[in-house]
């Protein structure tokens, strides 16, 4: 510096799960808790995935002159997932 992660040390992260907050939901924080993890460090746009608040329409109802006001279908990312796959970029230990 390259390449690997069989075994071993040092530390590191933390799924489900529950409290509590925010959020229309997806989903995130915070702690508590480890199923797993060699980048399950940071960052990121495309691709996948999730979600419909608002916004488009489309029926039904009250009011009935528009207009609005409820319910209910569709459709939509500007919300969101990096522990889904990818790509940058750093980096602990061991082996070779």
């Nucleotide at each position: 510096c390259g390449c690997u992660g069989a075994a071993a040390a040092a530390g590191g992260c933390a799924a489900a799960u529950c409290a509590c907050c925010c959020g229309a939901a997806a989903g995130g924080g915070u702690g508590a808790g480890a199923c797993g993890c060699a980048a399950a460090g940071c960052c990121g746009u495309u691709g996948g995935c999730c979600u419909a608040a608002a916004c488009c329409u489309c029926c039904c109802g009250g009011c009935g002159a528009u207009u609005u006001c409820g319910g209910g279908g569709g459709g939509c990312a500007g919300g969101g997932c990096a522990g889904c796959c990818c790509g940058g970029u750093u980096g602990c230990c061991a082996g070779u």

The RNA shown here (c-di-GMP-I riboswitch aptamer) has 96 nucleotides and comes from Candidatus Methylophosphatis roskildensis. NCBI's taxonomy places the organism under Bacteria, Pseudomonadati, Betaproteobacteria, Nitrosomonadales, Candidatus Methylophosphatis. The model forms 95% of the base pairs in the Rfam consensus. Its Rfam family is "c-di-GMP-I riboswitch aptamer". Gene Ontology term of the family: cyclic-di-GMP binding. The sequence was found by an Rfam model in a public genome assembly.